[in-house]
This is a predicted complex of two RNAs, RNase P RNA and transfer RNA, with 448 nucleotides together. It holds a member of the Rfam family "Bacterial RNase P class A". Its family is annotated with ribonuclease P activity, dimeric ribonuclease P complex and tRNA processing in the Gene Ontology. Rfam classes the family as a ribozyme. Model confidence (mean pLDDT): 76 of 100.

């Protein structure tokens, strides 16, 4: 210098004016709305989106309901060890795959528990004899998986021995399975012995095994509480109406009070938290302990916007000047223009995952080439 | 906040134990007709919304993602 790999930061700044949502302080009227609960009005100050606030894919807190214990069903996860409140997340390792390498990726339990499926091609697809080879009693029968051909897959591979020809039939090496020993917490690795090797793939096919899971979600839920309807008690003209023509009685109509329920509406839940930053100790690390420090959105149909000025990064430009080059063109400085510039907008809160992202940076490492 | 469905040719739709993607209308060409329509014959047209994976093989199975669309919640 080029190519690559792993990680990380930022996501315009300052000021003014107008507007919107909370908060605090002061002020405060026989104030306004409302039956009430409660809300509103003035002035000043300060404050008001993100790294993903997104998708809502996992896990937890919190709340209500359910729940003796156990099982079935259903769902999720799936090498080993650790971290954690928990996880399908993270860290470290094992095995496998890719890359020269830095490094990256893996839904990596079990098809010798069972069942299913494997089109086409091919003689034959879990089983076989089409060609070939060999033998014989030769239009045929038998033996044979070395060779040919089909396929993703054809009964461990390769070399030799044996044989009529062949074949783990036998032998060495490699692979596989089982057992033992050694190392390791373990996954697993190494060594040795045994077995001639009952045997393809698919479990992101049904399924089996192990582990975990009660359900719903802040519109959860708690409190206050109109109107209308309901229930109970009382009151009065001793009123009206019904049962009945009259009296008593009783029922209904009217007014008042109370009650339960909890709708409209209001208040709380609501933001200080398994959280963040710095240092230090332990640990390879995830993470944990200790010390110190900072913390100001909480709306409810949903506020966080607009304008102006100055500055700054980038971009744009049939603009100007200079330089390089044969040239399309490129580089530098200035002018013009100016945040025009990404993804995206909290809605109970955290831990993760996934996805989106203009531009500007920073760090470690690897490979190649050149120079020292 | 919770839950479901759809995406396949220009348009409307099929597509099941995973095995060569089809139907109707439309379109193109030819025939028929004096000409057009209808009719007859032939034909073209598909990254199966996108990406990654599992598998010998994916429209179909798994995961991620995009777009469209529907339902539920509270209740006297």
């Nucleotide at each position: 210098u080029g190519a690559g790999u792993a990680g990380u930061g930022u996501g315009g700044a300052u000021a003014a004016u107008c507007g919107c949502g909370g908060c605090u302080g002061c002020a405060a009227g026989u104030g306004u709305c409302g039956u009430a609960a409660g809300a509103c009005c003035g002035c000043a100050g300060g404050u008001g989106a993100g790294g993903a606030a997104a998708g809502u894919c996992c896990g937890g807190g919190c709340u209500u309901c359910a729940c003796a214990g156990g099982g079935c069903a259903g769902g999720a996860u799936g090498c080993c060890g650790g971290a954690u409140a928990a996880c399908g997340u993270c860290c470290g390792g094992u095995g496998g795959a890719g890359g020269c390498g830095a490094c990256u990726c893996c839904a990596a339990g079990g098809c010798u528990a069972g069942u299913g499926c494997a089109a086409c091609a091919g003689a034959a697809a879990u089983a076989u004899a089409c060609c070939g080879c060999c033998a014989u009693u030769u239009u045929a029968u038998g033996g044979u998986a070395a060779g040919g051909g089909u396929g993703g897959a054809a009964a461990g591979g390769c070399a030799g021995u044996u044989u009529a020809a062949g074949a783990g039939a036998c032998u060495a090496c490699c692979g596989c399975a089982u057992c033992a020993c050694u190392g390791g917490u373990a996954a697993c690795a190494g060594u040795g012995a045994u077995g001639g090797c009952c045997a393809u793939g698919u479990a992101a096919a049904c399924c089996c095994c192990a582990u975990c899971c009660g359900a719903a979600g802040c519109a959860a839920g708690a409190c206050c509480a109109a109107a209308u309807a309901a229930a109970a008690a009382g009151c009065u003209a001793u009123a009206c109406g019904g049962c009945u023509g009259c009296c008593c009685g009783u029922c209904g109509u009217g007014c008042u009070u109370u009650u339960a329920g909890g709708u409209a509406g209001g208040u709380c839940g609501c933001u200080u938290g398994a959280g963040c930053c710095u240092g230090u100790u332990g640990g390879u690390a995830a993470c944990a302990g200790c010390a110190g420090g900072a913390c100001u959105a909480g709306a409810u149909a949903g506020a966080u916007g607009a304008u102006u000025a100055u500055c700054u990064c980038g971009u744009g430009u049939u603009c100007u000047g200079g330089g390089a080059g044969a040239a399309u063109u490129c580089c530098c400085a200035g002018g013009c223009g100016u945040a025009u510039g990404a993804c995206a907008u909290a809605a109970c809160c955290c831990g993760g995952c996934u996805u989106a992202c203009a531009g500007c940076g920073c760090u470690g490492c690897u490979c190649a080439u050149a120079a020292u | 906040c919770g839950g479901g469905g759809u995406g396949u040719a220009g348009c409307g739709c099929a597509g099941u134990u995973g095995g060569u993607a089809g139907c109707g209308c439309g379109c193109u060409u030819g025939g028929u007709u004096c000409g057009g329509g209808a009719c007859c014959a032939a034909g073209a047209a598909g990254u199966c919304g996108g990406g990654c994976g599992u598998u010998c093989g994916a429209g179909u199975c798994g995961c991620c993602u995009c777009a469209c669309u529907c339902c539920g919640a509270c209740c006297a």